[in-house]
RNA sequence: AUGGACUCUCUGGAGAAUCUCAUUUAUGAGUGCCGAAGGUGCAAGGCGUAAGCCGAAUCUCUCAGGCAAAAGGACAGAGCGCGCCCC
Numbered sequence: 001a002u003g004g005a006c007u008c009u010c011u012g013g014a015g016a017a018u019c020u021c022a023u024u025u026a027u028g029a030g031u032g033c034c035g036a037a038g039g040u041g042c043a044a045g046g047c048g049u050a051a052g053c054c055g056a057a058u059c060u061c062u063c064a065g066g067c068a069a070a071a072g073g074a075c076a077g078a079g080c081g082c083g084c085c086c087c
Stems, first nucleotide, its partner, number of pairs: 003085002006081001008079005017031001019030005032067003038063001039061001041059001045054003
């Protein structure tokens, strides 16, 4: 110096109920639904005598979360910074 990862800032960013009931009007209960914070499960493969263990995703489950807007939001792009890794 280049690249990668990370923090921060900016931009874009989906789905599904402005459902019903009660009241103290922001909570509680009920029904239906969504998949993109987080979390669960595993294919190839690896370890093990075995039982079994490890093991990816926008897949899966729907625990958490969410179903007007706002907020949040995986992920993508740009910028700044810092120390780490590689050369």
Glycine riboswitch aptamer, 87 nucleotides, folded computationally. It was read from a public genome assembly, where an Rfam model found it. It matches the Rfam family "Glycine riboswitch aptamer". From the family's description: This family represents the bacterial glycine riboswitch. The coordinates come from a structure-prediction model, not an experiment, and the mean pLDDT is 76.